Small-subunit ribosomal RNA, central domain from an uncultured bacterium, 349 nucleotides, folded computationally. Rfam family: Bacterial small subunit ribosomal RNA.

[in-house]
Context: one part of a larger RNA
C1' cells in the first nucleotide's frame, strides 16, 4: 500500500457547529476537461515474451518478430463524470395554523424533614451494635408542645413515560429563549450530505478568588472487630459537596454499535400529533414522529441483530493490525498545579 475488519475478539472520535476537501435529485441545450474511438509521430539498445540459428548441450550468444500496456499532437463520438445556461419539484428549507415536553437561562414563592437556638412539660437515661463500647445526659438528655435560625435537595405524581446533539434534565410559578413534531402546500429552487483542520458544549472529582455550610462524608480522631485490622462496623469530623466567575477537559463520557439516505415479513405495548367513522371523551379502521418487546427473511465465530439492523446497497469521517514492556519514554503543544493531548523504541513471549 492492497486487502479485511471495528456490539462482546484489536477497533466508532465525549457530543455538536462547521473550513477546506470528498460524494451528490428530474429535464432539455451547448462546451469537450476527464471518458471512447480512429490516425500519424515517438516510445535508444540491452533485458522480459515467441520463432530460428551458434558454440557437442546448457549458461551464453546471434537473427527476426512481438512487446514497450506510456507521451505528444491531430480527426471524431457526446451515453456517464465535469461545466455553462435555462428550467423542474420529490431532497433541503422558509411561510401559515396547531399541540406536547424535568430542553436552557434567570428571579421570585411553597411545604414535609434533618440540624441547631429559645421557652415549657417532664425524669433518669439516651443512643448505637452480631454483641458492645466510644459518645451525649441530672449543669436536666433522650421524648414531647410552641416559637424562631440556617442550608440543602424537592415525597407522592413516577412510567424499559418525557425533553436534550451529548454531557444531562424533576417542587410551583413567572419572564426570557433553542429545538423536535403534526397539519397545510403558499414560497425559495439543490441552497443538499458528510466534514481532516479549526471554533465550541462537555458528569464526577479536583484547582484559583470570594461566599456559604443543615444534612452527608474522603483525610483524620477514638471505639469496637481481629493473629494483626493502617478495613468492613460504631461514635465523632475537616476538605469537599451548595452559590459566582475562572480553569481541567477526563469516564465503563455505553447502545461498549459514527453520521447520512434509500430498500427489505409481520405481531404487540407506549408518549406525542393528524384523518376516517361513530350518538359519542371511549372503542375501532388509518396515517406521521418518537419509545419498548417478540419475530421471519438476512447477517453472525457464537452471543445475538433483526424498519431504533449487528440486514441489502451508496457517500463522507474516524479508527484497528500479536501479548508484555505502555498510554511509558523523549519531544511538542495546552494548563496555576494535578495532570492532558500526542506518542515511540530496546529488550521479552
Nucleotide at each position: 500500500c492492497u486487502g479485511g475488519a471495528u456490539g462482546u475478539a484489536a477497533a466508532g472520535g465525549g457530543c455538536g457547529c462547521g473550513u477546506a476537501g470528498g460524494c451528490g435529485g428530474g429535464a432539455a441545450u451547448g462546451c469537450a476537461a476527464g471518458u471512447c474511438a480512429g490516425a500519424u509521430g515517438u516510445g535508444a539498445a540491452a533485458u522480459c515474451c515467441a520463432a530460428g540459428g551458434g558454440c557437442u548441450c546448457a549458461a551464453c550468444c546471434c537473427u527476426u518478430g512481438a512487446a514497450c500496456u506510456g507521451c505528444a499532437u491531430u480527426u471524431g463520438a457526446a451515453a456517464c463524470u465535469g461545466u455553462a445556461u435555462u428550467u423542474c419539484u420529490u431532497g433541503a428549507g422558509u411561510g401559515u395554523c396547531g399541540g406536547a415536553g424535568a430542553g436552557g437561562u434567570u428571579g421570585a414563592c411553597g411545604g414535609a424533614a434533618u440540624u441547631c437556638c429559645u421557652a415549657g412539660u417532664g425524669u433518669a437515661g439516651c443512643g448505637g451494635u452480631g454483641a458492645a463500647a466510644u459518645g451525649c445526659g441530672u449543669a436536666g438528655a433522650u421524648a414531647u408542645u410552641a416559637g424562631g435560625a440556617g442550608g440543602a435537595a424537592c415525597a407522592c405524581c413516577a412510567g424499559u413515560g418525557g425533553c436534550g446533539a451529548a454531557g444531562g434534565c424533576g417542587g410551583u410559578c413567572a419572564a426570557c429563549u433553542g429545538g423536535a413534531c403534526g397539519a397545510u402546500a403558499a414560497c425559495u429552487g439543490a441552497c443538499g450530505c458528510u466534514g481532516a483542520g479549526g471554533c465550541g458544549c462537555g458528569a464526577a472529582a479536583g484547582c484559583g478568588u470570594g461566599g456559604g455550610g443543615a444534612g452527608c462524608a474522603a483525610a483524620c480522631a477514638g471505639g469496637a472487630u481481629u493473629a494483626g485490622a493502617u478495613a468492613c462496623c460504631c461514635u465523632g469530623g475537616u476538605a469537599g459537596u451548595c452559590c459566582a466567575c475562572g480553569c481541567c477537559g477526563u469516564a465503563a463520557a455505553c447502545g461498549a454499535u459514527g453520521a447520512a439516505u434509500a430498500c427489505u415479513a409481520g405481531g404487540u405495548g407506549u408518549g406525542g400529533g393528524g384523518g376516517g367513522a361513530c350518538u359519542g371523551a371511549c372503542c375501532c379502521c388509518u396515517u406521521c414522529c418518537g419509545u419498548g418487546c417478540c419475530g421471519c427473511a438476512g447477517u453472525u465465530a457464537a452471543c445475538a441483530c433483526a424498519a431504533u439492523a449487528a440486514g441489502u446497497a451508496u457517500u463522507c469521517c474516524a479508527c484497528c493490525u500479536g501479548g508484555g514492556g505502555a498510554g511509558u519514554a523523549c519531544g511538542a503543544c495546552c494548563g496555576c498545579a494535578a495532570g492532558g493531548u500526542u506518542g515511540a523504541a530496546a529488550c521479552u513471549c

The coordinates come from a structure-prediction model, not an experiment, and the mean pLDDT is 87.